[in-house]
RNA sequence: AGUCGGCCGGACGGUCGCCGCAUUUAUUGCGGAGGAAAGUCCGGGCUCCAUACGGAUACGGCGCCGGAUAACGUCCGGCGGGGGCGACCCCAGGGAAAGCGCCACAGAAAGCAAACCGCCUGAAGCGAGCCGAUGAGGCUCGCGAGGGUAAGGGUGAAAGGGUGCGGUAAGAGCGCACCGCGCAGGCGGCAACGUCGGCGGCACGGCAAGCCCCGCCGGGAGCAAAACCGAAUAGGAGCGACAUGCGGGUUCGCCCGCGGGCCUUUUCCGUAGGCCUUGUCGCUCGGGUUGGUUGCUCGAGGCGCCCGGCGACGGGCGUCCCAGAGGAAUGGCCGUCACGUCGGGGCCAAACCCCGGCCAUACAGAACCCGGCUUACAGGCCGGCU
RNA sequence: GGCGGGAUAGCUCAGUCGGUUAGAGCGGCGGAAUCAUAAUCCGUAGGUCCCCAGUUCGAGUCUGGGUCCCGCUACCA
Numbered sequence: 001a002g003u004c005g006g007c008c009g010g011a012c013g014g015u016c017g018c019c020g021c022a023u024u025u026a027u028u029g030c031g032g033a034g035g036a037a038a039g040u041c042c043g044g045g046c047u048c049c050a051u052a053c054g055g056a057u058a059c060g061g062c063g064c065c066g067g068a069u070a071a072c073g074u075c076c077g078g079c080g081g082g083g084g085c086g087a088c089c090c091c092a093g094g095g096a097a098a099g100c101g102c103c104a105c106a107g108a109a110a111g112c113a114a115a116c117c118g119c120c121u122g123a124a125g126c127g128a129g130c131c132g133a134u135g136a137g138g139c140u141c142g143c144g145a146g147g148g149u150a151a152g153g154g155u156g157a158a159a160g161g162g163u164g165c166g167g168u169a170a171g172a173g174c175g176c177a178c179c180g181c182g183c184a185g186g187c188g189g190c191a192a193c194g195u196c197g198g199c200g201g202c203a204c205g206g207c208a209a210g211c212c213c214c215g216c217c218g219g220g221a222g223c224a225a226a227a228c229c230g231a232a233u234a235g236g237a238g239c240g241a242c243a244u245g246c247g248g249g250u251u252c253g254c255c256c257g258c259g260g261g262c263c264u265u266u267u268c269c270g271u272a273g274g275c276c277u278u279g280u281c282g283c284u285c286g287g288g289u290u291g292g293u294u295g296c297u298c299g300a301g302g303c304g305c306c307c308g309g310c311g312a313c314g315g316g317c318g319u320c321c322c323a324g325a326g327g328a329a330u331g332g333c334c335g336u337c338a339c340g341u342c343g344g345g346g347c348c349a350a351a352c353c354c355c356g357g358c359c360a361u362a363c364a365g366a367a368c369c370c371g372g373c374u375u376a377c378a379g380g381c382c383g384g385c386u
Numbered sequence: 387g388g389c390g391g392g393a394u395a396g397c398u399c400a401g402u403c404g405g406u407u408a409g410a411g412c413g414g415c416g417g418a419a420u421c422a423u424a425a426u427c428c429g430u431a432g433g434u435c436c437c438c439a440g441u442u443c444g445a446g447u448c449u450g451g452g453u454c455c456c457g458c459u460a461c462c463a
Stems, first nucleotide, its partner, number of pairs: 001386008010337007018032005034363001038374002041372005046222004051272001053270004059218005064078005079093001080091004094213002099211002101207003116153002118149004125143007161179006180202001181200003185196004226294004236285007245258005259277005287462003301320008338361001340358007387459007396412004405443001414430005436452005
């Protein structure tokens, strides 16, 4: 100078208050925000909804491999790719030879590729020069229909492997070597994958944070869930749905059988189950109450030690109880100290010390509870490594 | 507290399957026409597509994070 990980995020005393609990009053005692309490982005617990049991389908989410976990999109270890001299960092990292779609502009050509300039060849013919005294004829050069080529130029984000040698009319995997790619195999690894030699002259561009395919996961709502007690009101109006079955028993409350109908939040099927069958349900408008208790905080809990594991984490023992209310308490002031910063001095400078000033100390604040992620954060401390 | 939706010109809104230069109406400005004003006609200006990253050759659009705004949500019969 850099990089990674962990931790703290004012302390103590006085005084005046606030909330909860200890039955009430008084007094007294005990406890009283966070690493993110936040965003509500994931995953659970818990509660209710007649059916959350299986299969398919629709929709949504996730995506290298193995493990951890109650679970996860989280974490740990590894693999592959990229960046950095390095410590280390980043990756939404399945499939593009199942199919569809898109690849604007530019460019000749953009997906079963193509040929603008260039390079090479070049029929007939034309032109120029030369040889020839002239003519006939011949040679060279240029133009030239057409053909070859994909090295080079140019366009583009991307032009159908790269470098080198050979080869050729010029060229080209046309041939060869190395690298890349693909195919099948051996070896190592649980696997992702790595490695070894062989074969193939290259066929197969990109986009899946486009549709899609493959694999895995997911019922819906959310503590304003939900349960109990109490109070009050017009037990009102409208719209919609289902329909009023048959037989038997009866203690006249109803029960049983058959038939019919209805049972989640995508729909269907199967299996089991529930409810209704006579006045019931749903929605809207109107009306009333804005009370109390439970849910409510002991929990996948914190701390310490030991053991297993590279680690995430797991197991055992000991110990502790740590806000739980209602639109909501956790604060104000003073003193001392710490840290910061500015000025001066001891000194020429640094460390350190002294004096004085600033009175500056972030982000933010529980609302059912946990595990994560993400975002915000003045300043400081510790450790590893380059 | 919980759940859902939105942000594009001064205002109200479009924007398809990602494509070059983002549009429409009203409003503003200038002009024509009129004696003058309005209406009408012609022309014109005006955009951090809320912000920051990522995917892609390319983002208003797709994905992630943040900011702001709006709506719904108690119980009883």
Two RNAs folded together computationally: RNase P RNA and transfer RNA, 463 nucleotides in total. Rfam match: Bacterial RNase P class A.